[in-house]
RNA sequence: UCCCGAUAAAGGCAAACCCGGAGAGAUCCGGGGACGCAAAGUCGCAGGCCCUCCCGCACCACAGGUGGCGAAGGGUGGCUGGACCGCCGAA
Repeated sequence: UCCCGAUAAAGGCAAACCCGGAGAGAUCCGGGGACGCAAAGUCGCAGGCCCUCCCGCACCACAGGUGGCGAAGGGUGGCUGGACCGCCGAA
C1' cells in the first nucleotide's frame, strides 16, 4: 500500500414518526428523533423502482375519470452494479 472488517479505539451518519418549509407529484430542505449503517461519504454512468404540470394514444364512460401506454422530464446513492475520495488496524 492492497485485500479484509474485531464485543478494539476515536468518532460519524440518521430510518420510521412529529413540526416548519418547497414541489402538481415522486421527493427534497431545516429542526426534533433513532430503525439501522464499515462508506447509510460524493457522483444519476448502467439497470431496477417511483412520480407526471404539459403533449399524444387507449380504456371506462357522459363529459368527467384512470400514470393504463408512449414521448419528454423529474426522483430514489438507506435498491443493485460501477466510478471517485476516506477513519482505525485485530484475525